Parts: sequence; C1' cells; structure tokens
RNA sequence: UUCUUAUCCAGAAAGGUGGAGGGACAGGCCCUGUGAAACCUUAGCAACCGUUUCGAUAAUUCAUAUUAUCGGAAGUCAGGUGCUAAAUCCUGCCCGAUUCGAUCUUGCAUCGAGUUUGGGAAAGAUAAGAC
Repeated sequence: UUCUUAUCCAGAAAGGUGGAGGGACAGGCCCUGUGAAACCUUAGCAACCGUUUCGAUAAUUCAUAUUAUCGGAAGUCAGGUGCUAAAUCCUGCCCGAUUCGAUCUUGCAUCGAGUUUGGGAAAGAUAAGAC
C1' cells in the first nucleotide's frame, strides 16, 4: 500500500514550544491572534486488542475440577492502539415518504425542485486480522 470484518447521534483538556492556519475531498457551515496546524508534558475518555471476575455451551473426568469457545454480562490497574469543538459538523450516490411547481395523456401519470424526512450505499476514520 491492498483486502476482510466490526464500529462511528455516547464520552473525555489543561499546560509548554510554536506563530497561521484548521475541520480528509467538493459545496456549505463553522473553529482560530481570547492563539490554527505540528511537537512535547500531564490528565482524561473509551473498551477494539489484551487482561480480571461471573455466566452459558462443549470436551475430558465417577466426581471435584481442567481446558476450549461465546455475535454473553460486568470491571479495567499496569499493557498495544485510538480518541478528547460541532452526529464521521451537515450534504454529496441510490431507493422511498412528504411538500411545491410544470406538462398533458387528467392518472395518486410524467418530469423538475426543496434550509423537510426514513433506509441503504460510497467515501473517510479507528481497531482487529490476512498478504
């Protein structure tokens, strides 16, 4: 770098260096000299991996028990990551709902539109795994 799977309406910031950008992309809308990005320190959130306890199932055993699995529950200190403005900030593509408009074929018809709304994709982010 590529692929697979899972999650993404919750949660959690102070200080130092720095000195103008940042929120992936496009449009919008925001954040920012009351100090952006980046780096460092400390703290915190979360529970993907890990780990601890409990439960269920299976195997072995006369039994106690041991081991394994779980798309079960709870906790999380020390560990591997991640994260700590706004729903992944919103929308983007498709299919509906709904409202409005246009047309003629007058049908819940076709087409178009929206500071509306539901679902699913795509893209992105993170983790775990594979190569």
A computed fold for a 131-nucleotide RNA from Rhodohalobacter sulfatireducens, annotated as SAM riboswitch aptamer (S box leader). The model forms 97% of the base pairs in the Rfam consensus. It was read from a public genome assembly, where an Rfam model found it. Model confidence (mean pLDDT): 78 of 100. Its Rfam family is "SAM riboswitch aptamer (S box leader)". Rfam describes the family as follows. The SAM riboswitch is found upstream of a number of genes which code for proteins involved in methionine or cysteine biosynthesis in Gram-positive bacteria. NCBI's taxonomy places the organism under Bacteria, Pseudomonadati, Balneolota, Balneolia, Rhodohalobacter.